The RNA shown here (transfer RNA) has 71 nucleotides and comes from a Candidatus Brennerbacteria bacterium. Its mean pLDDT, the model's own confidence on a scale to 100, is 85. Taxonomically the source falls in Candidatus Brenneribacteriota (Bacteria, Bacteria candidate phyla). Rfam family: tRNA. RNAcentral holds the sequence, with entries from ENA.
RNA sequence: GGGCCUAUAGUAAAACGGCAUUACAUCUCCAUGGCAUGGAGGAGGUCGGGGUUCAAUUCCCCGUAGGUCCA
Numbered sequence: 001g002g003g004c005c006u007a008u009a010g011u012a013a014a015a016c017g018g019c020a021u022u023a024c025a026u027c028u029c030c031a032u033g034g035c036a037u038g039g040a041g042g043a044g045g046u047c048g049g050g051g052u053u054c055a056a057u058u059c060c061c062c063g064u065a066g067g068u069c070c071a
Base pairs, nucleotide, nucleotide: 001070002069003068004067005066006065007064010024011023012022013021018054026042027041028040029039030038031037047063048062049061050060051059
C1' cells in the first nucleotide's frame, strides 16, 4: 500500500428495513440477627458524517478504531 471481517449498555453477545433483546455486573426494595443466596422492580446502549427510504442497528458511500490475510 491492497483485500476481507468487525464496531450495539460497564463486560460478553442477539436483533426480516417497522417499539433495540438476553446474561453477568450495577442501583432500590423484600426475605435473614448478618453474610452468601433467592425473589421483585429500576437505570444504562446502536463508532462519526452523509445518502436511499414513509421508516435505517440493518442497505449504500466516505472517514475513524480494532482484527486478519497478501505484498